[in-house]
A computed fold for a 504-nucleotide part of an RNA from an uncultured bacterium, annotated as small-subunit ribosomal RNA, 5' domain. The full RNA is in RNAcentral, with records from ENA, Greengenes and SILVA. Its mean pLDDT, the model's own confidence on a scale to 100, is 82.
Context: one part of a larger RNA
Formats: sequence, C1' cells, structure tokens
RNA sequence: AACAAACGCUGGCGGCGUGCCUAAUACAUGCAAGUCGAGCGAGGAAUUGCCUUCGGGUAGUUUCGAGCGGCGCACGGGUGAGUAACACGUGGAUAAUCUUCCUCAAGGCGGGGAAUAACCAGUCGAAAGACUGGCUAAUACCGCAUAAGACCACACGGGCUUCGGUCCGAGGGGUUAAAGGAGCAAUUCGCCUUGAGAUGAGUUUGCGUCUGAUUAGCUAGUUGGUGAGAUAAUGGCUCACCAAGGCGACGAUCAGUAGCUGGUCUGAGAGGACGGCCAGCCACACUGGGACUGAGACACGGCCCAGACUCCUACGGGAGGCAGCAGUAGGGAAUAUUGCACAAUGGAGGAAACUCUGAUGCAGCGACGCCGCGUGAGUGACGAAGGCCUUCGGGUUGUAAAGCUCUGUUCUCAGGGAAAAAGAAAGUGAUUGUACCUGAGAAGAAAGGACCGGCUAACUUCGUGCCAGCAGCCGCGGUAAGACGAGGGGUCCAAGCGUUGUUC
Repeated sequence: AACAAACGCUGGCGGCGUGCCUAAUACAUGCAAGUCGAGCGAGGAAUUGCCUUCGGGUAGUUUCGAGCGGCGCACGGGUGAGUAACACGUGGAUAAUCUUCCUCAAGGCGGGGAAUAACCAGUCGAAAGACUGGCUAAUACCGCAUAAGACCACACGGGCUUCGGUCCGAGGGGUUAAAGGAGCAAUUCGCCUUGAGAUGAGUUUGCGUCUGAUUAGCUAGUUGGUGAGAUAAUGGCUCACCAAGGCGACGAUCAGUAGCUGGUCUGAGAGGACGGCCAGCCACACUGGGACUGAGACACGGCCCAGACUCCUACGGGAGGCAGCAGUAGGGAAUAUUGCACAAUGGAGGAAACUCUGAUGCAGCGACGCCGCGUGAGUGACGAAGGCCUUCGGGUUGUAAAGCUCUGUUCUCAGGGAAAAAGAAAGUGAUUGUACCUGAGAAGAAAGGACCGGCUAACUUCGUGCCAGCAGCCGCGGUAAGACGAGGGGUCCAAGCGUUGUUC
C1' cells in the first nucleotide's frame, strides 16, 4: 500500500460497486423452458344465422385444455470437484472435417399407400402406471415416378502439388428428393436438391505453463508397419497379423498441489503474490457407467443400469436429485429477500397479436469497499461557571460555551414532477410519485475511535507497588511509574477508528 475480509467500540445521508473464501454437505416450499390452432384429428364452453318433432340438428365466430406433429430444450444461469493436460495462452495446419437457424444463387415440389396417439370399450394395480380390442388425421411414416445436381466405381483432358495426392471440365453406368398452410386474389410462410457465404464446432501442431530426485528408471496396444472396422474426419481409436520398439538427468515415471487466461495487488523497475466481481476458454451437474434422440449432447431442471441417501406404500412395488433464483438445516470468525416487473436490453416459439423468460432490469438487507456531503456560519473576554494543574501569584480547558445576528446542505411537511419509449400516429414504466424543482418549519435530529517511553506526532496528577497489569520490537511495574488503571490535557484519523489475518 492492498483486501470477496472477520472481530471490538461507534454510527447521520447519498451515489456507484460488492456480499458462503468453510461442507462439490443435506435440502421443506414456490418459481427458473417453453411455444405454435396459419401442420393435424377429435372434444368442452360461450355466442350468431337457419331448420326444428322444442329433445336438438346444421353452418359460422370466439375461446379452453389434453394428444399427434414442428421448432426450441446443446442457449441463457450455476459451480470449480476433477484436471499438470494440446486443459489453457499464443502462432499455424485441416489437400483429414461437420455446421440447425440466417444470407446469396440455381433448379424442383407428380402420383399413391399402410398405420398410430387422441377417442371408445374392457382388464390389471394401493399408487406410479401398464395392457388388450376397435375407430381416425397430418408439414408424422413408407413405396412409386422424375434426376438438372449430388454421391459411387470406370475411363479421358487440363490446372496446382510437399509427388502422397488434390481441384476443375466433358463421357457412358449405378444410387438418391419433396409438404403443405393462410388469403377472394395478388401474394406470402414453408418443403426438396445443389453451390457459395457467414457463424459455430471437431481434430491436429510449434512454443509457453507449479513443487519434490529423501520419486531413476517407465512402458505389451506399449512403439511402428500391413490389412480391416469405426468416425463428420486423421489416428492403436479398435481388432487380426508382423516387427521390437517408444520415453527418460534437456528430469521420464511417481507423489503433492492447482481450473487456465485477459487481468488484479504490490513495486522506481526487474520481479513477487494472486486469478473474488466482469470477459474468453475448459470441466462438472447426488456418485460411477452407458447409450438414445438430434445439425449439435453422451445432455444441470432428458432416458437406462448400478450404488449411497431421503420419501411414499395396501410390502407386491414406486418417487427424488437447488454447484438455477429465493429460502432452510448444518459447518463456520463470516457472507443478503421464500421481493417487483417483463417497461427496457437480450433469448425461445409464432405470419402476427402474443406467450414464456429468478437471463435481465430494478427494489430490499449489510459502513463490506470506494467516492461525495453533513453534524452549522459570523460575532462574542471583565477570558463566566465548573473541571484539572499550581511555585497559591496564577495557568489551562478557551472564542470554546452562554448571549446576539444569520443560513438551510441534510431533515420534516406540503405542492409540482421527469428522462429512460424506440420506426407515421396511437398505446406501453417494474423502478416511481423515485430523481429533480418550489414553498414552509426548525440549529433544531446527526461524533466517535485509537494513541501520547523510544521507533512515532502527542504530558501531567492521582491510584497501584515485580501485585494488578502492558507489550509490534527494545522493554515497563519491587512506594514519587511521562510505559499499568483512572482524571485532566494533547496528538492522529474521522462516519469511521483500531485489532487480527493474508500478499507485495
């Protein structure tokens, strides 16, 4: 000097930040990912027209929620357990790769089929739920047609080449597409194939990245080759066979510690220490393992298996996962509200209206930090009183107070009252009756903490008597203690001041 700090004493206000560093311990409760009826069929409710045997039927409009289907749920949010590693940083490679949505460009969208949930009937079960039979639709599913293009093998020409290959063009052969919705219509939103872009991602590589040698040898898919499999893709990634290699004092292996970085703190710098908030990357989601779906996951609020734990049970069997936001218990020196709103920014879905959004915007709590403001200003001596000291003369507290004259930052009350809201207009504000402005009232409601032997700014009196105690170091205290305790006085900071801890 600094701090994600804590503790002690004290505490007026505002702005901006910041707040489980410990138990990646266990979690009651609520919320945190849905949306689309302009993909689909059936159903409920309300309402309008027509018909009516007055029961209702039919056509339309609005609306509701379950199901099939589409997109999203791989983003956003949390945590730092693991990881010493191509995890991260930085510079390359990908002629070894993928990329939903988006943009640009070209072409296409013909004709059929069989199911299934919802629903109805039934069965089993305490429940969670499951099963059987029957009916039905689609932008769900499956053949057929078409094949410019794409892909596969064959063979030709040209360009580039690290000589391994690779790109482009023409040829005949084989394989491979599609879906409709809204609207009176124009049109629009979609669908299929291909090329390019953008974005995102995968893989790979040079260099850099803590401590220990009281860790010296380590390694059998191990190192390489051939072939095959697998993958979007290279590769012992996996497998079969063959060879016997590969790493290591330039520190392998083992052990310990640790998420990495931009940066932060300190320092004249070089360095040293750290990596909380914010931003980028990585890893994880009760513990371990696994795949499914999908453009993308081996998936925090998805699935399956095993385990520990908790809960329900009719004992047969089931349910769960806050390292999301609040909140609870526990641990701890220690860390907040079971708040408001989608108004703004952003995200998902939708043609849109809109819905959802504990992201976010705000508010609440904490002097936890930084910054700003105030606790009054002027005047006022015969230097009041009181306190303390005294050489008893006085000194000091001290212009300090009182008194007089003012001001109104802040405060209280009253009145007014934003910006943030954007695309022609209109509408839309959680914060918020907030900020701010005006008026009135009132010096009224607002100062403490540590220290005073030296280092180190600041001195005396009394009490105590190696006691009680102080102390960062040196050291004080055994009868006049400037060092203990108290009073007076002073010094330094100030809504803080000290102590402790940690780093330089």
Its Rfam family is "Bacterial small subunit ribosomal RNA".